[in-house]
Context: one part of a larger RNA
């Protein structure tokens, strides 16, 4: 490579958008590039296969013929692919009219709880543990009532729900914005699937500036626990958590399951919206969820939300460790990110 493969054995890119490129509905001409088929032309010799002959045979020579599966030209076919011109709506896509949602950005309000301040009551003891200490408190602490200042986070509702490409989103309210679905078939008329580079997004932690700073806490210090304790437990604590603007760009970014499209037996439970209504239920359609049969699987298991049966595209994978490391390059303020071997070993 060819083949096999990627939920758990090595292996789905984190997610999306999109350039190249591959791929691509339904009818009808036309053309004839691939495509198929027939001539013609060449495809050197030697070698190769066949058939005869020649050295006594045999290697070995000779001599005809085959093959030389190609290429070029020509002459016709015209289903398919492709070009081109014309048409159509089932696929896309828009329009109408409904409807849903913790979906995004900004702003504004709220009530608890926490901490800390002021005062009032009140008196010795609070914390805190497996048991202690360390700590706070007679300068009056913890508890308790009032009032006040902060910052953060949204208890019940709550759920196998919702909504978003993913990452992720929940007090409440306004305001802009983006978006799915039914219904409808009016309107575009393949306008499509996928995507190597490319852009854009993209928890948490970390970075720079400026701001904040209740909690809560890496470092860090005390205290304890220990043979020892750079830990686990306890009091304390600083960076961080929080807001704005920049960067970084990785996670078990996981359903460990790329994306589209079309098919496949059934029962249930729930979210929207929709028809019909006899207000019992019972039917479409898109989610989102248990369980089964065929099938598929090494097998746990998947099972119309496939890991089933197909087809197109992209990724990616090829013993274990070296190693996701070195070395070059590219990014990046830096931390480190992409890319990524071998030598050696077993």
């Nucleotide at each position: 490579u060819u083949g096999g493969g990627u939920u758990u054995a090595a292996a789905g890119g984190g997610u999306g958008c999109g350039u190249a490129g591959g791929c691509g509905g339904a009818c009808u001409g036309a053309u004839a590039a691939g495509u198929c088929a027939g001539c013609u032309g060449u495809g050197a010799a030697a070698g190769u296969u066949u058939g005869c002959g020649g050295c006594u045979c045999a290697a070995c020579c000779g001599u005809a013929a085959a093959a030389u599966u190609g290429c070029a030209g020509u002459u016709g076919a015209u289903a398919c692919u492709g070009u081109u011109a014309g048409u159509c709506u089932u696929g896309a896509g828009u329009g109408u009219a409904g409807c849903g949602g913790a979906g995004g950005u900004a702003a504004g309000c709220g009530g608890a709880a926490u901490u800390c301040g002021u005062g009032g009551u009140g008196u010795a003891g609070c914390g805190g543990u497996g048991a202690a200490a360390u700590g706070c408190u007679u300068a009056g602490a913890u508890a308790u009532c009032a009032c006040g200042a902060a910052g953060a986070a949204c208890u019940c509702c709550a759920a196998u729900u919702g909504c978003g490409u993913a990452g992720g989103c929940a007090g409440c309210u306004u305001a802009c914005u983006a978006u799915a679905c039914u219904a409808u078939a009016a309107c575009u008329g393949a306008c499509g699937c996928u995507g190597a580079g490319g852009c854009a997004c993209g928890a948490a932690a970390g970075u720079g500036u400026g701001g904040g700073u209740a909690u809560c806490a890496a470092a860090c210090a005390g205290g304890a626990u220990u043979a020892g304790a750079u830990a686990c437990c306890c009091u304390g604590g600083u960076a961080g958590u929080c807001c704005a603007c920049a960067c970084a760009g990785u996670a078990a970014a996981c359903g460990a399951u790329g994306a589209a499209u079309a098919c496949u037996c059934g029962c249930u439970g729930u979210u929207u919206g929709c028809g019909a209504u006899a207000u019992a239920c019972u039917g479409c359609a898109a989610g989102c969820g248990g369980c089964c049969a065929c099938g598929c699987g090494a097998a746990a298991g998947c099972a119309u939300u496939a890991a089933g049966u197909a087809u197109u595209c992209c990724a990616c994978c090829u013993g274990g460790g070296g190693a996701g490391u070195a070395c070059g390059c590219c990014g990046g303020c830096a931390a480190c990110g992409g890319u990524g071997a071998a030598a050696c070993u077993c």